[in-house]
């Protein structure tokens, strides 16, 4: 240099055009239980890498950029 794959809450992951104000687990906050901690229960907070395009509608499809990974001259 060429080709291919990936990027979603702090972390792991689901949703592949409309059932989604993007769901779950874990972590974190608050309250309860407990002598305290852990555990358990209730509740709250928190995400689609960036820019454009297609479409009535984009996390999803297309293009470019950025970052990461793999194969290869």
């Nucleotide at each position: 240099g060429g080709c291919c794959c990936c990027u979603u809450c702090g972390u792991c992951u689901a949703a592949u055009g409309g059932c989604u104000u993007a769901g779950g687990a874990u972590a974190g906050g608050u309250g309860g239980u407990u002598c305290u901690c852990a555990g358990c229960c209730a509740u709250c907070u928190g995400a689609u890498g960036c820019g454009g395009g297609u479409u009535c509608g984009a996390u999803u499809c297309c293009c470019g950029c950025a970052g990461g990974g793999g194969c290869u001259g």